Predicted 3D model of a 71-nucleotide RNA (transfer RNA) from Candidatus Lloydbacteria bacterium RIFCSPHIGHO2_01_FULL_41_20. Its mean pLDDT, the model's own confidence on a scale to 100, is 81. Its Rfam family is "tRNA". Rfam describes the family as follows. Transfer RNA (tRNA) molecules are approximately 80 nucleotides in length. Rfam links the family to the GO term triplet codon-amino acid adaptor activity. The RNAcentral record of the sequence draws on ENA. The source organism's lineage runs through Bacteria, Bacteria candidate phyla and Candidatus Lloydiibacteriota.

RNA sequence: CGGGGCGUAGUAUACCGGUAGUAUAUCUGGUUUGGGACCAGACGGACCGGGUUCAAUUCCCGGCGCCCCGA
Numbered sequence: 001c002g003g004g005g006c007g008u009a010g011u012a013u014a015c016c017g018g019u020a021g022u023a024u025a026u027c028u029g030g031u032u033u034g035g036g037a038c039c040a041g042a043c044g045g046a047c048c049g050g051g052u053u054c055a056a057u058u059c060c061c062g063g064c065g066c067c068c069c070g071a
Base pairs, nucleotide, nucleotide: 001070002069003068004067005066006065007064010024011023012022013021018054026042027041028040029039030038047063048062049061050060051059
C1' cells in the first nucleotide's frame, strides 16, 4: 500500500428490514442463625457520521478501531 472479516448491556453471544433477546455479572426482595446455593423481580446495549426506505442493528457510502491474508 492492496484485499477480506468483525464491531450489539460490565463480559460472552443471538436476531440480519417491522417494539433487540439469552446467559452471566450488578442491585432489590424471599429463603437461611449468617454466608453460599436456590427462587422471584429490576437495571443496563446496536462503534461514529451520512444516504436509501413508511420504517435501518440489518441495505449502501465514508470514517475509526481490532483481526487475518498478500506485497